[in-house]
RNA sequence: GAUAACGGCAAACCAGUCGCGAGGCUGGGACGCAAAGCUACGGGUCAGGGAUUCACCUGAUAGCCGGGCUACCGAA
Repeated sequence: GAUAACGGCAAACCAGUCGCGAGGCUGGGACGCAAAGCUACGGGUCAGGGAUUCACCUGAUAGCCGGGCUACCGAA
């Protein structure tokens, strides 16, 4: 990639649980997703610390963008 097929994931919100926090995990639930599979490498954003509100340190986010790795189906 086609108004094809087999299937997949699961936002908000709710419950439980972990974390100072951003947020994570489990169950429910579907807004969406063709890599919404994996990876914090570059940038962004967010949290905690720090502070001259600059630098810097630690962390979160892969469903913010880019890069890297891997993968299902497939007509014209």
Record summary
A computed fold for a 76-nucleotide RNA from a soil metagenome, annotated as c-di-GMP-I riboswitch aptamer. It matches the Rfam family "c-di-GMP-I riboswitch aptamer". From the family's description: GEMM was predicted in a large-scale screen for bacterial structured RNA regulatory elements.